[in-house]
Context: one part of a larger RNA
RNA sequence: CGUACGAAACUUGCGGAGAUUCAUCUUUAGUACGAGAGGAUUUGGAUGGACAUACCUCUGGUGUCCCAGUUGUCGCGCUAGCGGCACGGCUGGAUAGCUAAGUAUGGAAAGGAUAAACGCUGAAAGCAUAUAAGCGUGAAGCCCGCUCCAAGAUCAGGUUUCGUAGAGCAAUAGCUCGAAAGUCCCCUGGAAGACGACCAGGUUGAUAGGCCGGAUGUAUAAGUGGGGUUAACUCACUCAGCUAACCGGUACUAACGGACGAAUG
Repeated sequence: CGUACGAAACUUGCGGAGAUUCAUCUUUAGUACGAGAGGAUUUGGAUGGACAUACCUCUGGUGUCCCAGUUGUCGCGCUAGCGGCACGGCUGGAUAGCUAAGUAUGGAAAGGAUAAACGCUGAAAGCAUAUAAGCGUGAAGCCCGCUCCAAGAUCAGGUUUCGUAGAGCAAUAGCUCGAAAGUCCCCUGGAAGACGACCAGGUUGAUAGGCCGGAUGUAUAAGUGGGGUUAACUCACUCAGCUAACCGGUACUAACGGACGAAUG
């Protein structure tokens, strides 16, 4: 820009893409078959490999500062307590998120038309013949079925809901302004994201931050008092103190301010 008014939402599916895998055990059955050795077609059940998709409850990984311990050195006048640097100094753990080695699920069934193959009826050719007319069975393959995209599918589809015409100049045309539903810029953000996009919000507000409460993690803070060789250390207050991304609540801070937008082509 188009899809013959302007919008919002939900859809149909022309067409396209993906997947459609392999093995083992067991039942049928030590049966059919075979002198024996051996050993099925078929049917049902179960398990696994690889692959794919989704997820983070469990098992783990990461988690550059969430907690604790600790070495050297320097600083805060000293002690105590902290802070800087040394690969996050090192070490032990670890929330959210992300993740696999973890968890869950999948390949199917059913249907249609067929290939090879096997048939029914049946003439040409009084017989025979699955074929000439006609009618069947039949595969991991084909069309469906399953998942995803999909109306620029220009033959541009469908359904529902919302919006409706005021003023001025000209008075048949026409021009300008205002303006609806709604949308965009902008702003606050996101389990969305390269950027656009998408999603949640913008004071009639819980969108982010802060604050409050909780969860989780770490492991019992500092200080004071007691014990103890002037000690290391230890006990009580104390399952304390601190706590990122998590879950709730609360307008304290920031969401200010603008634009576009319909009956003709």